A computed fold for a 730-nucleotide part of an RNA from a Nitrososphaerota archaeon, annotated as large-subunit ribosomal RNA, domain II. Model confidence (mean pLDDT): 81 of 100. Its Rfam family is "Archaeal large subunit ribosomal RNA". Lineage of the source: Archaea > Thermoproteati > Nitrososphaerota.

[in-house]
Context: one part of a larger RNA
RNA sequence: GCCAGGGAGUUAACUGUCAUGGCGAGCCUAAGGGUUCAAAGCCCGGAGGCGAAGCGAAAGCGAUUCUCCGUAACCCCGCAAGGGGCGUGGGGGGAGGUCUGAAAGGGCCUUUGAGUCAUGGCGGUUUAGACUAGAAACCGAGCGAUCGUGUCCUCAGCAAGGUGAAGCCGGGCGAAAGCCUGGUGGAGGCCUGCAAGGGUCUUAACGUGCAACUUAGUCCCCUGACUGAGGACAAGGGGCCAAAAGCCAAUCUAGCUCGGUGAUUGCUAGUUCCCACCGAAGCGGAUCCCAGUCCUGUCUCCGUGGAUGCUGCCGGCGCUGUAGAGCACCAACGAAAAGACAAGGAUCCGAAAGGGUCCACCUUUUUCUUGAACUCCGAAUGUGCCGGGGCAAUAGAAGCGGGGAGGCGGGUUUAUGUGGGGUAAGCCUCAUAACCGAGAGGGGGUUAACCCAGACUAGAGUUAAGGCCCCCAAAUGUAGGCUAAGUGUCAAGCAAAAGGGUGUCCUUGAGCUAAAACAGCAGGGAGGUAGGCUUAGAAGCAGCCACCCUUCAAAGAAAGCGUAACAGCUCACCUGCCGAGCUUGAGGGCCCCGAAAAUGGACGGGGCUAAAGCCUGCUGCCGAUACUCUGGGCCACUCUCAGUCGAGAGUGUGCGGUAGGUGGGCGUGGUGGCUGGGCAGAAGCAGGGCCGUGAGGUCCUGUGGACCGGCUUCCAGUGCAGAUCCUGGU
Repeated sequence: GCCAGGGAGUUAACUGUCAUGGCGAGCCUAAGGGUUCAAAGCCCGGAGGCGAAGCGAAAGCGAUUCUCCGUAACCCCGCAAGGGGCGUGGGGGGAGGUCUGAAAGGGCCUUUGAGUCAUGGCGGUUUAGACUAGAAACCGAGCGAUCGUGUCCUCAGCAAGGUGAAGCCGGGCGAAAGCCUGGUGGAGGCCUGCAAGGGUCUUAACGUGCAACUUAGUCCCCUGACUGAGGACAAGGGGCCAAAAGCCAAUCUAGCUCGGUGAUUGCUAGUUCCCACCGAAGCGGAUCCCAGUCCUGUCUCCGUGGAUGCUGCCGGCGCUGUAGAGCACCAACGAAAAGACAAGGAUCCGAAAGGGUCCACCUUUUUCUUGAACUCCGAAUGUGCCGGGGCAAUAGAAGCGGGGAGGCGGGUUUAUGUGGGGUAAGCCUCAUAACCGAGAGGGGGUUAACCCAGACUAGAGUUAAGGCCCCCAAAUGUAGGCUAAGUGUCAAGCAAAAGGGUGUCCUUGAGCUAAAACAGCAGGGAGGUAGGCUUAGAAGCAGCCACCCUUCAAAGAAAGCGUAACAGCUCACCUGCCGAGCUUGAGGGCCCCGAAAAUGGACGGGGCUAAAGCCUGCUGCCGAUACUCUGGGCCACUCUCAGUCGAGAGUGUGCGGUAGGUGGGCGUGGUGGCUGGGCAGAAGCAGGGCCGUGAGGUCCUGUGGACCGGCUUCCAGUGCAGAUCCUGGU
C1' cells in the first nucleotide's frame, strides 16, 4: 500500500415548532404522604407555575356594550367579464386604562377571552467530557543509584626498559665547618612502553549499520587525584556534581509509573446513503482585538400581510463643486513702474550735526506663471422628487413577526478614477462595475478570473469568439499593395529605446534642364605681377595688410598638394564631346543597425517568401453544453376530473452551484400487528439479465446446507476511502 472488521452530533434540563390526546377561563401538580414485604399501579398533597390586565423606575392607579374601511370564505345578480351584500382575522377613527407633561401632544395597553398539561418527532441554546482524536504542562501517591555521580568498607590488578633524589661507604684536600671525587643506594601525582584505562584526529568506514554511538588507523595515559570487583549510603524542586544546566536505568531547564483525567487547547486532522428547490459572505460597528467572538448587513424556511415594489430608458424641476478652466479671494512666482523708507548695506558732500544717490526691505499698480488642503467660474457623470415607458406582482409584491444558518483570511486585472512608489512591480491602500471564489463548455499551444458563453437529459441542425497548407474540422479562396529582414508567422498576458540608414515604396515643396542640365572624358585655366609689407628667402599657397585693373568663351592678388625659395600637379571658372532627366528639402509605410548568458532548441511544431508574413476590401466554409427543432424527466403555479394518494391539459427568459437553509426518499439492526417463502434447498458468496434520476430493487445460474422475507407502526450503538485512525491478515 491493499483487504476484512471497528471507527466520530449522543443523553438530560431549557426553549421553539409540529402532531396526537385530556381538561378548558382555566390547566398542572412538585417535594412529600397513604396503600403494598417491596416494586408497579391506585389514592392523596394547590406550596408553586403558566394563562385570564395593563401602565409605571417606583409609590401606586387600573380598561362593559361604539363606528367605518376591508382580505379570505360565504351569499345574491350575471352566459361571461364583472358587480353587489355580509365580512372571522387585519387596518383607521372614537371612547377607555396608565405613564409623562402646565397644557397641547406623545408612549404602551383595552374595546370580548384560549389556554394549559402529558407524550412523541424535528431545529436550536446553555450547563454538563457534549462530534471524534491530539498537546507542551499542573498536582498527588508510589517505584527506582544492576546505567552514569559522589562517599565509605572489603578484595584484586599494573610486561619490560630508562633516569638515578636523599641516605651510606671509600679516596683526596682542609684547623674546622665542609668541599671535590669514585661507588653504593633506589626516590618520583619522573620518562619510553605492554596489559588495563581513555577517546585526539581522519570532520575515514558505516549511516534501513556489526552497533539506537560501532569499525579501522592514528593518538593520550599506564605507581597513581590509577584501574577493576563485591557490599553499603544519598531520591525528584530532591540527590550527586574537579561545574557541562551535566548525571540520576537508551528518559532530565526537574526521572519513571499510576491517579486527578475524557485536564485545557480561539490550533490541526477526520466526520460514513440518495434525489429535488433556493443559495451566500469575506463588508460596517465593537472587542487585551487582528488564526477568535458578538451585533447589523447578506442566504434560507415558516407565518402574517393584502398592493405595491424596482429603475437598464426618456423628459421636467432641483442638488453638487470633480475634470477642465481661471487668478476675482488665499498661498506662491519671474519682470517692470511708482511711492514710502525709522532701522540695514554701498558710495558721495560736510569739521561735525546732518544731507544726497543707489541697493535691499515694505506698499501699490501693470504684466508672466502655478496650486489635493485656492475659486470669479464650471461640465460629463452622479443623485432627490415628479411624469412617461418598461419589468416583477392577487398564480400574492413591499412591509412585519418568528425558526435555522453560514460568514466576518478574499482574489484578479479586467476596465475606469485617485493616493503611496520611480505616472516601477504578478507592488501596497481605496472607490465603482464585472468575473473567479461557488462556473462547467468553446477559443487563447499549455493557462481560476482575457474573448465567446451561464451546463435538466438524449438526438439533429445553425451560429459566437476564434479560425480554414499539414499535425487539425474548414479557402494552398479572390482583388490590390508592401516586406527580402525567415523580418514575421503574438489581440493582451509572453520585451525593446534613444539615435542612425544613398534598403525600398508612396506623398509633397524648391531649383536646374534640348538656348543641352547632372555625371564622365578632352581642352583652356591668361596679363599688370614675384601686389605691398615682413623676411636670409616669402614668387597665389610661413605670417600681416589690401584683394584692384586689363584681355577674354573663361580664369581667385587663389580652394588643395608641392619647393629651401622657384618650378611642378590639381581646383574654382569657361568651352567641346555626349544626350534626358538631374540636384536638394519635408512627411509617411514596411525593412535594417542599435540587440550580450551560460547542455542543442524553439513562431505550439512541421514548415512558409507575387506567402502559410504585414496592410486594405470581398465571398464562402469550419467551429460550443450558446440559439433553433424534436423526444423525455423534474419543479412551481393555473384549470378540469378525482376528491387520501393522484391523473390529464396548459403557463414558465423555471431546473450551474461551495458554505448553508428547506423538502422528499433508499438501505441496515430490532419491537408490535398483519401476511408469506424454505432440505423438491433459507441466509451468505460468485457471475450475469432486467427495472429505477439515484440511494437501491428484482430475477436467473452455480456454490452453500438451515433458516429467511413482504406490508405497516415505533425504536436506534443505523450507512466509511481517508483521521501519519484502531485490531487482524497479506